[in-house]
RNA sequence: UGCCUGUGACCGCUGAAUCCGCACCCUCGCGGAACCGGGGACCCAGGUCCUUUGGGGUGAAUCGGCGCCACGCGCCGUAGGGCAGCUUCCAUGCCCGAACCCGUCAGCUAACCCGGUAAGCGGCAUGGAAGCAAGG
Numbered sequence: 001u002g003c004c005u006g007u008g009a010c011c012g013c014u015g016a017a018u019c020c021g022c023a024c025c026c027u028c029g030c031g032g033a034a035c036c037g038g039g040g041a042c043c044c045a046g047g048u049c050c051u052u053u054g055g056g057g058u059g060a061a062u063c064g065g066c067g068c069c070a071c072g073c074g075c076c077g078u079a080g081g082g083c084a085g086c087u088u089c090c091a092u093g094c095c096c097g098a099a100c101c102c103g104u105c106a107g108c109u110a111a112c113c114c115g116g117u118a119a120g121c122g123g124c125a126u127g128g129a130a131g132c133a134a135g136g
Stems, first nucleotide, its partner, number of pairs: 010123005018033005034117006044107001054105001055102004063077005080096004085132008
């Protein structure tokens, strides 16, 4: 000096998934704020549809093509989504384009009701414009 691995702190990224208080200290928690999601009227959806070709929800994560004897899977695209002071726009670069849940049932929806606050990564993607913030 380079590479790999582990741990801690700090600073960050995806995401709603953070903060505070009271308990507990062998164990089990409880409540609040904030953020997020679901259910749920009139009106509307109004002349046709749906109801096994089931239907629906969270999420950016849909759809198409090809390959494999088939399942599974792989590849190439794609709707859409992400990337460091914050927001928006433009250009370029790099990535993602999953997974799970409800259980025959749910359009929207005020009041009201019911839930979640996980998980996984990294060391700052660059440039330009406008506004804001912070610092000097």
c-di-AMP riboswitch aptamer (ydaO/yuaA leader) from Nonomuraea endophytica, 136 nucleotides, folded computationally. NCBI's taxonomy places the organism under Bacteria, Actinomycetota, Actinomycetes, Streptosporangiaceae, Nonomuraea. Of the family's consensus pairs, 92% are formed in the model. Its mean pLDDT, the model's own confidence on a scale to 100, is 79. The sequence was found by an Rfam model in a public genome assembly.